[in-house]
């Protein structure tokens, strides 16, 4: 570096260097930011993917006994695979403003109100209808993290 899965609306900040950009490409909005960002380093801390420890199902091996109508059955043990909770373990990682800070690309629904356009009705006031935009729901891109493979 690449592919595969799985998870991104929950949680969790203080101190010290440092000095201007920062929300991990791009645009658009929104936000943090000299009352000091962002990184860095120390320390707390959150979560539980991996890993451990303990527990409940389960399925397979093995080892013994005991019963038998000789198929097999049914009971103790060791030992191991799944899975499913529990624990924060001096274990590997990751996280600690905003939903991955929101959208962008497809896809649907959108009663009523409300913006826009374009048409259609009508002298006018005004109504209608489509479409768009807004909103809400899936996907998709891309990214993050973990595990696991080359």
């Nucleotide at each position: 570096a690449u592919c595969u899965u799985a998870u991104c609306c929950a949680g969790a900040g203080u101190g010290g260097c440092u000095g201007a950009g920062g929300g991990u490409u791009c645009a658009g909005g929104c936000c943090c930011u000299g009352a000091g960002a962002c990184g860095c380093c120390a320390c707390a801390g959150c979560a539980a993917c991996c890993g451990g420890u303990c527990g409940g199902c389960u399925c397979g091996g093995u080892g013994g006994a005991u019963c038998g109508c000789c198929a097999g059955a049914u009971c103790c043990g060791c030992g191991g695979g799944g899975u499913c909770g529990a624990u924060g373990c001096u274990g590997g990682u990751g996280c600690u403003a905003c939903c991955u800070c929101c959208u962008g690309c497809c896809c649907g629904a959108u009663a009523c109100c409300c913006g826009c356009a374009a048409c259609c009705c009508g002298u006018a006031a005004g109504g209608g209808u489509u479409g768009c935009a807004g909103u809400c729901g899936g996907g998709g891109c891309a990214g993050a993290u973990a595990a696991g493979a080359u």
Annotation: Predicted 3D model of a 150-nucleotide RNA (SAM riboswitch aptamer (S box leader)) from Fimbriiglobus ruber. The coordinates come from a structure-prediction model, not an experiment, and the mean pLDDT is 78.